[in-house]
RNA sequence: UGGGUUGGUUGGGCGAUCGCGGGGUGCGCUGCACCCUGAGGAAAGUCCGCACUCCCCAGAGCACGGUGCUGGCUAACAGCCAGGCGGGGUAACCCGACGGAAAGUGCCACAGAGAACAGAGUGCCCGGCCCCGCCGGGUGAGGGUGAAAAGGUGCGGUAAGAGCGCACCAGCGCGUUUGGUGACAGGCGCGGCUUGGUAAACCCCACCGGGAGCAAGGUCAAGCAGGCGCAAGGGGCGGCUCGUCCCGUUUGAGCGCCGGGUAGACCGCAAGAGGCGGUGUGUAAACAUCGUCCCAGAUAGAUGAUCGUCACCGGAAACGGCACAGAAUGCGGCUUAUAGGCUGGCCCGGGUG
Numbered sequence: 001u002g003g004g005u006u007g008g009u010u011g012g013g014c015g016a017u018c019g020c021g022g023g024g025u026g027c028g029c030u031g032c033a034c035c036c037u038g039a040g041g042a043a044a045g046u047c048c049g050c051a052c053u054c055c056c057c058a059g060a061g062c063a064c065g066g067u068g069c070u071g072g073c074u075a076a077c078a079g080c081c082a083g084g085c086g087g088g089g090u091a092a093c094c095c096g097a098c099g100g101a102a103a104g105u106g107c108c109a110c111a112g113a114g115a116a117c118a119g120a121g122u123g124c125c126c127g128g129c130c131c132c133g134c135c136g137g138g139u140g141a142g143g144g145u146g147a148a149a150a151g152g153u154g155c156g157g158u159a160a161g162a163g164c165g166c167a168c169c170a171g172c173g174c175g176u177u178u179g180g181u182g183a184c185a186g187g188c189g190c191g192g193c194u195u196g197g198u199a200a201a202c203c204c205c206a207c208c209g210g211g212a213g214c215a216a217g218g219u220c221a222a223g224c225a226g227g228c229g230c231a232a233g234g235g236g237c238g239g240c241u242c243g244u245c246c247c248g249u250u251u252g253a254g255c256g257c258c259g260g261g262u263a264g265a266c267c268g269c270a271a272g273a274g275g276c277g278g279u280g281u282g283u284a285a286a287c288a289u290c291g292u293c294c295c296a297g298a299u300a301g302a303u304g305a306u307c308g309u310c311a312c313c314g315g316a317a318a319c320g321g322c323a324c325a326g327a328a329u330g331c332g333g334c335u336u337a338u339a340g341g342c343u344g345g346c347c348c349g350g351g352u353g
Base pairs, nucleotide, nucleotide: 001349002348003347004346005345006344007343008342009341010340012310013309014308015307016306017305018304020038021037022036023035024034025033026032027031040324044335045334047333048332049331050330051329052213053212054211055210059242060241061240062239064209065208066207067206068205069083070082071081072080073079084098085096086095087094088093099204100203104202105201106198107197108196122142123139124138125137126136127135128134129133151169152168153167154166155165156164170194172191173190174189175188176187177186178185179184217267218266219265220264226258227257228256229255230254233247234246235245236244274293275292276291277290278289279288280287281286312321313320314319
């Protein structure tokens, strides 16, 4: 200095004038004054997990659904961290839908003889015959097709060939041993000679899973008008079964239809698995401890408008522009969008000293 890769942070600040929401204090009190505060890193998607609430409690099994290497973190998770194995890349680094193909069933187009209990079209060898062709037998090494075709190299052997035999490798199985918490990674020995892929196909195995959701769910006030039908069983809110509990059987549980009233006020509603900073432990995720702070809670829905100035981007200047985008129960993640600014680590290349 160029390229690559991987993080962190910001994404507007300040002042003035006016106007809003919440909280607090005071007063001359239904209004006024003052103080504090007021939209994000994703508030988006609604994909996952949970807190919380209700179904009296939510028991067991089947079915269904989810996850799928090992260890750790966490309230939990399909998340995060570290590692293992496999793949991509010169590398830093990135990706992985990562249990099982010897339990079973499927599928592998086209080409090719043959695609897994999978082969003989060409070729090679042997025998025969009506002899330059045909028939029968053997073969799986050469060649061809294909994404993939019955391990590789060499030697021997054979009628010709072939792990048929041998040596050295690779793979697989068994035994033993070393390191590691483990997934795994090696070493040694023996052995038959060698047994495709696909489970993001069905399936098998292991573990996990009640349901619904803040329009959950409560309190207060106000108001009305019930009627009809079915009915002996019904209900406990994804499906089925068992168990169990509750209600009911003509004083009718429950279900359905028609009709009437209400839609108001308050709670839930923000002090938290909270933010920020220091220290310690740990490779890290994170945990512990100390200190400090209170940073939206609206309900037709506030968080704004104007001016000036600074910062940033473009431009010689004048001037113009300033990304993605707006809380509605909350939190931990994941995914997607994002103009520009500041900044750290690592890898590769070039030049110079």
Overview: Bacterial RNase P class A from an Anaerolineae bacterium, 353 nucleotides, folded computationally. The coordinates come from a structure-prediction model, not an experiment, and the mean pLDDT is 76. It was read from a public genome assembly, where an Rfam model found it. It matches the Rfam family "Bacterial RNase P class A". By type it is a ribozyme. From the family's description: Ribonuclease P (RNase P) is a ubiquitous endoribonuclease, found in archaea, bacteria and eukarya as well as chloroplasts and mitochondria.